[in-house]
Molecule: RNase P RNA; transfer RNA
Organism: Pleurocapsa minor GSE-CHR-MK 17-07R
Parts: sequence; C1' cells; structure tokens
RNA sequence: CAGGGGACGUCAGGCGAUCGCGGCGCUUCGGCGCUGAGGAAAGUCCGCCCUCCACAGGGCAGCGGUGCCGGCUAACGGCCGGGCGGGGCAACCCGACAGACAGUGCAACAGAGAAGUGUAUUGCCGUGGGGCAACCUGCGGCGAGGGUGAAACGGUGGUGUAAAAGACCACCAGCGGCGCUGGUAACAGCAUCGGCUUGGCAAACCUCACCGGGAGCAAGGCAAACAGACGCAUUGGGGCGGCCCGUCCCGCAAAAAGCGUCGGGUAUGCUGCAUGACGCGCAGAGUAAUCUGCGUGCUAGAGAGAUGAUCGUCCGUGUGGGCUUCGGCCUGCACACAGAAGGCGGCUUAUCGACCCCCCUGGGCG
RNA sequence: GGCGACGUGGCCAAGUGGCAAGGCAAAGCUCUGCAAAAGCUUGAUCACCAGUUCGAAUCUGGUCGUCGCCU
Repeated sequence: CAGGGGACGUCAGGCGAUCGCGGCGCUUCGGCGCUGAGGAAAGUCCGCCCUCCACAGGGCAGCGGUGCCGGCUAACGGCCGGGCGGGGCAACCCGACAGACAGUGCAACAGAGAAGUGUAUUGCCGUGGGGCAACCUGCGGCGAGGGUGAAACGGUGGUGUAAAAGACCACCAGCGGCGCUGGUAACAGCAUCGGCUUGGCAAACCUCACCGGGAGCAAGGCAAACAGACGCAUUGGGGCGGCCCGUCCCGCAAAAAGCGUCGGGUAUGCUGCAUGACGCGCAGAGUAAUCUGCGUGCUAGAGAGAUGAUCGUCCGUGUGGGCUUCGGCCUGCACACAGAAGGCGGCUUAUCGACCCCCCUGGGCG
Repeated sequence: GGCGACGUGGCCAAGUGGCAAGGCAAAGCUCUGCAAAAGCUUGAUCACCAGUUCGAAUCUGGUCGUCGCCU
C1' cells in the first nucleotide's frame, strides 16, 4: 500500500437568529423562563415488572416452547466461556447441536431392487434341451461388475469358489459395551471385547428431560353520567375462559350482595404514568458475561396525539460547472433509516456516511 | 396502543411434502355469409428473503401487505 477479520465499537452535523408547537413554573394576562425522541422509539419475536381473574395450589389430558456442557442474570429462546461439527491459507466466522437397535410413518421420478436379513427380463457360473454356428431357451447358484438414483446395505489386499460374497483372514474406517487417564461437565485420549456394518428424515408423528395458569394499560382503580327488566338456590348457585381434586364467595327461602341474559349508554375528568433490575465516572473481583463499593445526575409525558419551518455561518462527504501556477480555489445542489404513548432486559429488521483501536494474508521500501 | 386471521393466473378458488385441479374473464384457432353458442389451445417468481429436506405453495424463522376485533 492492497484485500480481509474483530471490537462494550463511537457518532448520527455544530452554533446563531426569526416564526411556530407540547409540558412545567411564574405572570402586571401582554408575555417571560426552563425543558422536549432513537440507536433502533420499528417488528411485537422472546423474557419480566405491573394489573385483573379470590389464592395462582396439586394431578390428568391436551397444547405451546426449549434442547451439547458450565457460568451470568429478576428472567429469557438472551449473553459469556468451553466442547463438538462445518467453512476459511489465516485473523476469524457459522451451527434449531438430545434420541432413528421404543414404536409408527415417509422416500415422487428413474431403477432389477428404496430399508425387509429385500433385489433379477443387464450380468457371472454350473447344468439340461434346440441349433452347423452366431445364438435361443428351461432349472439352479450368486450378489462381484455394469446401469438408475439424493440415497443401493463398509474400504483395500488376500484366501476361497463352478462363479461369487465378511463366507473366512489381515489392516483401516465406523458403531456399541466395559475399563483407565485428564476435565466440575460436555468431551478428549488410550487399551480391550463384540457382532462383523445395524443407512437418511424427528423445522413427520413421537420418546426423553426441563419450562409455561389465562388475559392484557382500550389491563385496572376513583369520581361523575345513564340507571331499568328478567333469571339463579338443598340431589344448591357461581368463580378459578379444558376436566378432576382442592379451595373461595354467595345463599339456605327474603332482602342485600354476587353472577348471568337482555336493555340503556358508548359522551367526561383524574389516576395507572416515569426515581428506575436507571444513566455516567472511578476503583476492585472475574478470562469474560457480570458483580461489588464509592461519587455524581434527574433526563419527553401527549390524549386526534408536541418535538417543526426558514435564513445565516462553520465543518465533513459525494456530485455538477468554472478557473488553475495541477498544489488547489470559487460556486450550485444533495446528505440516511426512522420517530416516543405504562415501563424494563434482549433478539431481529432498516440505516447516507465519518472516525478510533486491535489482528490476519499478500506485496513494496528501509 | 394491544390482539388475531389471511396472502395461489386479471377475478373466484382447490391443493398441507413428490408435474399447481377447476370455474369466470382475456387472447388465438376451428365452425359461420357475418356473429352468438360450442370445441380446442395459451399463459402461475404460489407476496418476498433465508433455512430444514433428495425434494417446499405446504414445514421453520424473518420481512412486506391486506382485513377483522377491543370500552
């Protein structure tokens, strides 16, 4: 220098003027002061806080989810570290990564045969018949060769045979059992034995382990408005949006309360609603995620829904034009994705560009 | 703001792992003196992007769009 990889990556134009908007405070009601979006506020994909269903309990069935090991965390399907597998020369990256000798199922077309100790109209061999011969044909053996396919039932060499074949042997690969060593574990290494090969798909049903009660701020609470009718109960009624247990509430003859159905209403204010698993800085523990301690800060809160527009100037990038002493100068234009609505932690997706640090590969120069 | 369902030719739609049915419409051809009717033929990135699988409209994840519900 070129190409590439990583990181808790960082930023997401700055300043000023004028006009305008939301919130809060003050007001002499004219205004004035302070403050006002994001890294994703998005998708609503996970996990929680919060609220209601009395409590959120147990079991069964069903449903949904997760799925190597250890740690972190309020929790998680997130993060960190490790293992295994795959990709890359490398830095490094990616992985829904339990089970297919518990069972059921699927594999179109092609092909002889598609998973069952299965396969023959190609082929090899033996033998009978026919034919002068080429060859045709019956029976039996075989699964090596050719061929089909995404996938064809271990590989190489030898023995063996009429021809062959794990039929047998040696080595190798793979699977399983047991043992030893290292490791918290996943797992790795070594040794030995076995039948000799037992294939793929579980983002097919399923099995195993673990987790999950449901609904959602239009949840819910208070005030106000509208305010009626009917039904429900001793072999009771109702709730726990499947069932059972269990338990709670109401009632035991009639009221209240409750629940349900219909009717009415669908117009309002306050709250929930912003000090929190919060941000920033420093120190310490830890490989890290993260945790602990100290200091410091308060940072939108609407309810048809604010956060904008114009101008000036500076900086950066891209681009057009002009000038050039090729160093640059002048000037015009453009500059992303998007946007709070109870809150928080993640993931995913969108994003013009600019910049810092670390590492790898190749080349050049010293 | 929250919750749910759906997306297959121009329109209506079947298909839930193995060549994407059917109807209406459109275009072309045949038939006719010309038409109508009838018959034949034609046309699908299965909304888009990835993944699982030998193989995806179908299964899984993400993105986009449309529709419905809520006191």